RNAcentral holds the sequence, with entries from MGnify. The RNA shown here (THF (Tetrahydrofolate) riboswitch aptamer) has 102 nucleotides and comes from a sheep gut metagenome. Rfam family: THF (Tetrahydrofolate) riboswitch aptamer. Rfam links the family to the GO term tetrahydrofolate metabolic process.
RNA sequence: CAGAGUAGGCACAACGCGUCAAGUGCCGGGGAAUGGGAAGUUGUCUCCGGACGAAGGUAAGGCUGGCAAAAGCCGAACUGCGGUGUUGUGCUGCAUCCGCUG
Repeated sequence: CAGAGUAGGCACAACGCGUCAAGUGCCGGGGAAUGGGAAGUUGUCUCCGGACGAAGGUAAGGCUGGCAAAAGCCGAACUGCGGUGUUGUGCUGCAUCCGCUG
């Protein structure tokens, strides 16, 4: 002098969850983790409280019903939807000091 590596972020895929509304997102407060070490928060996770808030459709079949039909309920499967979860792959990814590789 150059480079690698965290927590995460994004895209895609697979498998799930929800669609009877959980989850996600937003606000306030507390806590935690966060390149190998120090240190820390732009970011992340978590707990508590608060406000807001949604996209379903088709349907084999079954049950109730009753003379029958109507009507009601459940519902495999298919297809959507959700700022949805997990995993995998790719891309991306910490100011400063020390360390590491060349």